The RNA shown here (transfer RNA) has 73 nucleotides and comes from a Nanobdellota archaeon. Its Rfam family is "tRNA". By type it is a transfer RNA. The sequence was found in a public genome assembly.
[in-house]
RNA sequence: GCUCCCGUAGUCUAGAGGCCAAGGAUGCAGCCCUUUCACGGCUGUGACCCGGGUUCGAAUCCCGGCGGGAGCA
Repeated sequence: GCUCCCGUAGUCUAGAGGCCAAGGAUGCAGCCCUUUCACGGCUGUGACCCGGGUUCGAAUCCCGGCGGGAGCA
């Protein structure tokens, strides 16, 4: 330099145009339980990398940028 893949809470991840005011796990905070801790239960918390486009409607499709990874040279 070229080609391909990926980017969603602090961390891991689901999603494939409307069913989703983005779900789950973990973490964190509070409460319950317990003599205390742990375990367990309940509640809360927090995310779509950035810009533009398509569409009635975009996390999802398209273009560009940024970042990460793989292959080739």